[in-house]
């Protein structure tokens, strides 16, 4: 820092996509140690169980415990004994008492309001920041002053009675207190009242003096302490008000009655409608109220270059909230998480009468979910909470435990080792990689493991963690490597197996038999205790643009104006000081970030310090600039005179032409209409055409890229009323302007509603026509409707597809409407203002174009845009009757949609130009009959390929067996053929003969070389594998070879040049040609590969040559005969040469190229013909000529063999061949050329009507031979008929080949004589020795030519010419075409699946009203009943409470209105899908130009 993706390419616009970085994660595969983090996002869902908040005995009674002391019981051991007892006097229990360390249930005190978790509510002064609080409270602490005197009554706890199953209670009696309550004092407290002083913006505050009134206290004790009241101040918390900030939606636009405000009373700690009563009628909003929707917020984390954008977990403030709601009560502090009451809902107890609870505190358990730990250890440290303290508590907290969930660091080993070991994998079989890896040798010991020491954290003690960290020693390479991807983006490649299947995939996109993209393996690439994948934020994405985007054509200017809030605003002075800009303070808490140091072995992590926290706030200054105040200026803007121009509007009016209509006259068979018709009009007299008469519209020509208006629009003519704008002038006035959100007003055309009009045209409609159809294009009618008037509607490709305004940038030319100068003035020129147009520089722009009327440079203001599709759809709302307009989604859907310009290709665009391509013209095909091929049928099988031109007398230069690939039956199985190993035999091969339909089996015969005698070679048989063999697929896997456009004239390329680029140029363009031939011109200049030539055959001739050819001349010969000799003049052979080259003349063109004519010449303008096929096209043809991958077959898809088939036939289509006849038939009866001949060609004689037999000269051939040419030419005959035309078929009889002619050959001779009397749409070939017509000849082949190459002979007609069909080429032109028109592509139905709109209903949600009813509980009345403290001798009272009652109120019920959301028969369009249906709208003139 970017890449992939729209196209054949290309540039731009625009979206989708990927690479980065992060996270409380999740899943999948793997998984070795550590150290710091972190660890229910979802059910604010329900929770078994243990614990999280207690302490104080130095506040108290009281209860225990222990120890003494006395007392009145008791009477052990022991001792002593006379055994009867005696002395002893302990334990034990029991009263009182007393001291004592200690346990506590209760009464009391402080503390439970912190500490702990949670994000449900909340869009707030909730939080953040900055400020006030003269409107306020504060326990504990800290300082400081000052006190503390006397009393009284009571409840608990304790004991009796008691209700209850329990919870928990009532009654009765004792009783202490730092529990409670009078009194006494008391100030600088508080309350009233009213003064002076000083400050304050204001209410006031503050000081200071004054009179009235009020109101404290608590003790304990170990004598040290620790408490207690009062009042001042402090500190640290609270509370309350104010600026400013803080998400979406306007399809949410209006909200509010305690609402706003006063006055007054309550009520708080305090202000305040906080509340209540009365009075006014206000208050909030487009600077977004109200309402809906989502969300605790912040310090900070994440991204990023910033600016921003996302989150708000761990840690830190601050808020809220504690099973859901309501409420107060104690208190400093709570409307209270482990408090209380109420009421819902739930769980649980339970004797059914009642109770009892609340994990969003650690743990845990169930649910929910992709997913989140252990019912662990300690109060050693840090901190809290009581206590004087010692000490108790503490699940805060330290710490352990599990979890790769993160972030760090560290190992899995180092070194050396080529026989490149074995494996495995590829392979072109030769090697190649894994790979110095590995083994092997020689070292090391982090980390784990074993042993042995063994901390810091703690100041004297006390240590959970922990025998932990860390240190030391011995030992073993041992115990430790796995995910992910390898088509491009993005680093990394091969082989198998799969075959649009399985499968991949983030985006292009792969996968249909040779997959780097599926699967697996070998290899390799990255990362690494992790690696991949999902999810989600940021970034790339300047794709929402503050930084930093655009609206001509790509998505986007509002149809025009006035104009209102607002925003912006001219020149100059002076003032102030909002903005601004600078200096200082105050604050931005702490931790994170970042620097720099420093501590754990590094580092994550952890500590100082110090920047930084971009902001607010307060001050003190400055005055450019922007505000804002005064007071001038005149260039903007605008009023006055003056002066033309104009289809500017509104209204009356008036004109002529034209159509139609009606009358009357002429006049007659037609008009009319179309491509052609018909429909219609007409003999009842049209159409024509004369006159005259009515309507109603619309204004020719002048007319013009010219006028006029804001835009829609605006055309005869005149008169009235009337906007605007322009040029002069320079009086008047003096920023008075510019945009303009709403608003308003104008606003074609069609269309609504009244009421008039209707002449023409003309939706709908009728009918004719076209057409497969024609609800159309065209026709002939026609009705709203266009026309007037009044009122709606409010859209239009309302365009310039350019918003308004100012200002400033080169020229040139045109038209229009003023004005001023000059000149020789109907005129010209030069100038200046205002409009309208072309052209062009500079910039600009994706190009395309704009280009002083800007798309340039620049400011000001508005409007609009963010990928296509759904959609300008739909639900809402507001506006019209209406029709419908405005505003204006989502959900699915695709990876493009789209501009501008490129090259091709196409066009029922165009120009030009070639071609037997059309015309002119000769013959054909198509109709018969045969014949050949095909396509269909049938068949056992009718092999198999060729399919428009460019398959079809095509592979096939020839299917009776062979061929032969095909069927059918019989056989072989290393095979009919090839190499290579084994044994056998010495032969095989032929030949004879059985069997057999043959292959083949089986007897019989014949019978090898060499040689050093070991053997060797060779040929059969027989084994056994390895291979052979396929005409078996695939021509879409290829090679080679071939058809086609097309012998078209075209197709490139190198350098330069132009264009961001694709490309362009060159190759276009003026000529010219058969030709990209050639000239010229030109930002191109040269070249290749096609044309042309060069090469064969012909057409004239010279030279050489002369035998098997020729024969003039001489000779010699025959019945003739180059036959001979002899010659080589001449044909001819066949070599080698020469000719022709627009070379010469005249004439056109541009003084060219070139054409036209001509002359010479055997040929004239490439002389004729072959041969030669450019770059490419069609996935053309061919695996069956040959080759050839990959696949597939292996006693068969190979091989042999007999027959059969390839020859089948209702029929359909190509090419032929004979023929319908007299230009003929038939009889008689002359003239070539090129070929071919040895398993051949076969003369002459003879036979036979004849196909042919026989014979066998003679030739490997310029010698002989096939071989007769035959059309034509004479002569005769036929005499227009199915014929002396034509000859199918059919019968007899034969002749040749052949092992064999049934199937299935050819010929010959009788006879028999069939369609057929020139062929319908269509179609085909030919431009000179050509068409035509006539016959010879080869190849193939034993035998079989109407076929196919080729040879001659005879031998024409006709081209005006390029419109028009066909193909081509070259240039322009459109295009939504690129698979290229056989293209692209729209809609309807009809089928499936998707979201989604209505919809009678129907559920269900939240919020709020409105009315019942009304719990706790505050307040408030009331209290007749109840009460210890106080006064009072007592009655009694003060005072207070219960209890009743009002007022508010939760929850619940009710009503009804609106939102929202979920389901519904039905129905509505929209998406998407495979090769359905019908048609042809678009895109070329898309065939009716398309759009709105």
């Nucleotide at each position: 820092a970017g890449a992939g993706u729209u196209u054949g390419a290309u540039c731009c616009u625009g979206g989708c996509u990927c690479a980065g970085g992060a996270u409380g994660a999740a899943c999948g595969c793997u998984g070795g140690c550590g150290g710091c983090g972190c660890g229910c996002c979802u059910a604010a869902c329900a929770c078994a169980u243990g614990c999280a908040a207690g302490u104080c005995g130095a506040a108290c009674g009281a209860a225990g415990c222990c120890u003494g002391u006395g007392g009145a019981c008791a009477g052990a051991a022991a001792u002593c004994u006379u055994c009867g007892g005696a002395u002893g006097g302990a334990a034990g229990a029991c009263c009182a008492u007393a001291a004592g360390a200690c346990u506590u249930a209760g009464u009391g005190g402080c503390g439970g309001a912190c500490g702990g978790g949670u994000g449900a509510g909340u869009a707030a002064c909730g939080c953040g920041u900055g400020g006030g609080g003269a409107a306020c409270c504060u326990g504990c602490c800290c300082u400081g002053u000052a006190c503390a005197g006397g009393g009284g009554g009571a409840c608990a706890a304790c004991a009796g009675u008691u209700a209850g199953a329990a919870a928990u209670g009532a009654c009765u009696g004792c009783u202490a207190a730092u529990a409670c309550c009078g009194c006494a004092u008391a100030a600088g407290c508080g309350c009233a009242c009213a003064g002076c002083a000083u400050c304050g913006c204001a209410u006031g505050a503050u000081g200071c003096a004054g009179u009235g009134u009020g109101a404290a206290a608590a003790g304990c004790c170990g004598a040290g302490a620790c408490g207690g009241u009062a009042c001042a101040g402090g500190a640290g918390g609270g509370c309350c008000c104010c600026g400013c900030g803080u998400c979406u939606g306007a399809u949410u636009a209006g909200c509010u009655a305690g609402u706003u405000g006063g006055u007054g009373a309550g009520g708080u700690a305090a202000c305040g409608g906080c509340c209540c009563a009365c009075c006014a009628a206000g208050g909030c909003g487009a600077c977004g109220a109200u309402c809906a929707g989502u969300a605790g917020c912040c310090g900070a984390a994440c991204u990023g270059a910033g600016a921003g954008g996302u989150u708000g977990a761990u840690c830190g403030g601050c808020c809220a909230c504690a099973u859901u709601g309501g409420g107060a009560c104690u208190g400093a502090g709570a409307c209270a998480c482990g408090g209380c009451c109420c009421a819902g809902a739930c769980u649980c107890c339970u004797a059914c009468g009642g109770g009892a609870g609340g994990c969003a505190g650690c743990a845990g358990u169930g649910g929910g979910g992709g997913a989140u730990u252990u019912u662990g250890c300690a109060c050693a440290a840090u901190g809290g909470g009581g206590g004087g303290a010692a000490c108790c508590c503490u699940g805060a907290u330290g710490c352990a435990g599990c979890g790769a969930c993160g972030c760090c660091g560290c190992g899995u080993g180092a070194g050396u080792g080529a026989a490149g070991a074995a494996g495995u994998a590829u392979u072109u079989c030769g090697a190649u990689a894994c790979g110095u890896a590995a083994a092997g040798c020689u070292c090391u010991a982090u980390c784990a493991g074993c042993a042995g020491g063994g901390a810091a954290g703690a100041a004297a003690a006390u240590g959970a963690c922990g025998g932990u960290a860390c240190c030391u020693g011995a030992c073993u390479a041992a115990g430790a490597a796995g995910c992910c991807c390898c088509g491009g983006c993005u680093a990394a490649c091969u082989a198998c197996g799969u075959g649009c299947c399985a499968g991949c995939a983030g985006c292009c996109g792969c996968g249909g038999u040779a997959a780097u993209a599926c699967g697996u393996a070998g290899g390799g690439g990255g990362c690494a205790a992790g690696c991949g994948u999902u999810a989600u934020c940021c970034g790339g994405a300047u794709u929402u643009a503050c930084u930093g985007g655009g609206u001509g054509u790509a998505a986007a200017g509002g149809g025009a104006g006035c104009g209102u809030a607002g925003g912006u605003g001219g020149c100059a002075u002076g003032g102030c000081a909002a903005g601004u800009c600078a200096g200082a303070a105050g604050u931005g808490a702490a931790a994170a970030u970042c620097g720099u140091c420093g501590g754990c072995u590094c580092a994550a992590c952890c500590g100082a310090c110090g920047a930084c926290c971009u902001g607010c706030u307060u001050u003190u200054g400055a005055a450019a600039c922007u505000g804002u105040c005064a007071a001038g200026c005149u260039a903007g803007a605008g009023u006055g005179c003056u002066g033309g121009a104009g289809g500017g509007g509104u209204a009356a009016g008036c004109g002529g032409a034209a159509c139609u209509c009606c009358u009357g006259g002429u006049g007659u068979a037609g008009c009319g209409g179309u491509g052609a018709a018909a429909u219609g009009c007409g003999u009842a007299g049209a159409u024509a055409u004369c006159a005259g008469g009515a309507a109603g519209a619309a204004c020719a020509c002048c007319g013009g890229u010219g006028g006029c208006g804001a835009a829609g629009g605006c055309g005869g003519c005149u008169u009235a009323c009337u906007g605007g704008a322009c040029a002069g002038u320079a009086a008047c006035a003096g920023a008075c302007a510019c945009u303009g959100a709403g608003g308003c007003u104008c606003g074609a055309a069609a269309g609504c509603g009244u009421g008039g009009g209707u002449a023409g045209c003309a939706a709908a409609c009728a009918g004719g026509a076209u057409u497969a159809g024609a609800u159309a294009c065209c026709c002939u009618g026609g009705u709203a409707g266009u026309c007037c008037a009044c009122g709606c509607c409010g859209u239009a490709a309302a365009c310039g597809a350019u918003g308004a305004a100012u200002a400033c940038u080169a020229g040139g030319u045109g038209u229009u409407g003023g004005c001023a100068c000059g000149c020789a003035a109907a005129g010209c020129g030069u100038g200046u203002c205002g409009g309208u147009g072309c052209c062009g520089c500079a910039g600009c722009u994706a190009a395309c174009g704009c280009a002083g009327u800007a798309a340039g440079u620049a400011u000001u203001c508005c409007a609009c845009c963010u990928g296509g599709g759904g959609a300008g759809u739909a639900c809402g709302u507001c506006c019209g009757c209406a029709a419908g307009a405005a505003u204006g989604a989502a959900a699915c859907u695709c990876a493009a949609a789209g501009g501008a310009a490129u090259u091709g290709a196409c066009g029922g665009g165009g120009a030009c130009c070639c071609g037997c391509a059309c015309a002119a013209g000769c013959g054909g095909u198509g109709g018969a009959g045969c014949a050949u091929g095909u396509g269909g049928u049938u068949u056992a099988a009718u092999u198999c390929g060729a399919a428009g031109c460019a398959a079809c007398g095509c592979g096939a230069a020839g299917a009776a067996c062979c061929u032969u690939a095909c069927c059918a039956g019989g056989c072989c199985u290393u095979g009919a053929c090839a190499u290579c190993c084994c044994g056998a035999u010495g032969a095989c091969c032929g030949g004879u003969g059985u069997a057999g339909a043959g292959a083949u089996a089986c007897a019989c015969u014949u019978u090898u070389u060499c040689u050093u005698c070991g053997g060797a070679a060779c040929a059969u048989c027989g084994g056994a594998g390895a291979c052979a063999g396929g005409u078996g697929g695939u021509g879409c896997a290829u090679g080679g070879u071939u058809g086609u456009c097309g012998u078209c004239a075209g197709c490139u390329c190198g350098u330069g040049u132009c264009g961001u680029g694709a490309g362009a140029u060159g190759u276009u363009g003026g000529g010219u040609u058969a030709a990209g031939u050639c000239c010229c011109g030109c930002a191109a200049c040269g070249a290749g590969c096609g044309c042309a030539a060069c090469c064969c055959c012909u057409g004239u001739u010279g030279c050489c040559a002369g035998u098997a050819g020729c024969c003039a001349g001489c000779a010699a010969g025959u019945a003739a005969a180059g036959u001979u000799g002899g010659g080589c003049a001449c044909u001819c052979u066949g070599g080698c040469g020469a000719g022709a080259c627009u070379g010469c003349c005249g004439g056109g063109g541009a003084c060219a190229a070139c054409c036209c004519g001509g002359a010479g010449g055997a040929a004239g303008g490439u002389g004729g013909g072959g041969a030669u096929g450019a770059c490419g096209u069609c996935a053309a043809a061919u695996c069956a000529u040959c080759a050839u991958g990959c696949c597939c077959c292996u006693u068969a898809u190979g091989g042999c063999c007999u027959g059969g088939g390839c020859u089948a036939c209702a029929c359909a289509c190509g090419u032929g061949c004979u023929a319908c006849a007299a230009u003929g038939g038939c009889g008689u009866a002359a003239c070539a050329a090129a070929g071919g001949g040895a398993g051949g060609c076969g003369a002459a004689g003879c036979c036979g009507u004849g196909a042919g037999g026989u014979g066998g000269a003679g030739c490997g051939a310029a010698c002989c031979c096939c071989a007769a040419a035959a059309a034509c030419a004479g002569c005769g005959u036929c005499c227009c008929a199915g014929u002396u035309c034509g000859g199918a078929c059919u019968g007899u009889a034969g002749u040749c080949u052949g092992c064999a002619a049934c199937u299935c050959g050819a010929c010959u001779a009788c006879a028999c004589g069939a369609a057929g009397c020139c062929g319908g749409a269509a179609u085909c070939g030919c431009u000179a020795g050509u068409a035509a017509u006539c016959g010879c000849g080869g190849a193939u082949c034993a035998g079989c030519a109407u076929g196919c190459c080729g040879c001659g002979g005879u031998g024409a007609a006709u081209a005006c010419g390029u419109u028009c069909c066909c193909g081509g080429g070259u240039c322009u032109u459109g295009u939504a075409c690129a698979c290229a028109c056989c293209g692209c592509c729209c809609g309807u139905c009809a089928c499936a699946c998707c979201a989604u709109g209505g919809a009678a209903g129907u559920c269900g949600g939240a919020a709020a009203c409105g009315c019942c009813c009304g719990a706790a509980g505050u307040c408030a009345g009331u209290g007749a009943c109840c009460u210890a403290a106080c006064c009072g001798a007592a009655a009694g009272g003060a005072a207070g409470g219960a209890g009743c009652u009002g007022c508010c109120g939760a929850a619940g019920g009710u009503g009804g209105a609106g939102c929202c959301g979920g389901u519904a028969a039905c129905u509505g369009g929209g998406g998407u899908g495979a090769a359905g249906u019908c048609g042809u709208a678009a895109c070329a003139a898309g065939g009716u130009a398309a759009c709105c």

A computed fold for a 1492-nucleotide RNA from an uncultured bacterium, annotated as small-subunit ribosomal RNA. The RNAcentral record of the sequence draws on ENA, Greengenes and SILVA. Rfam family: Bacterial small subunit ribosomal RNA.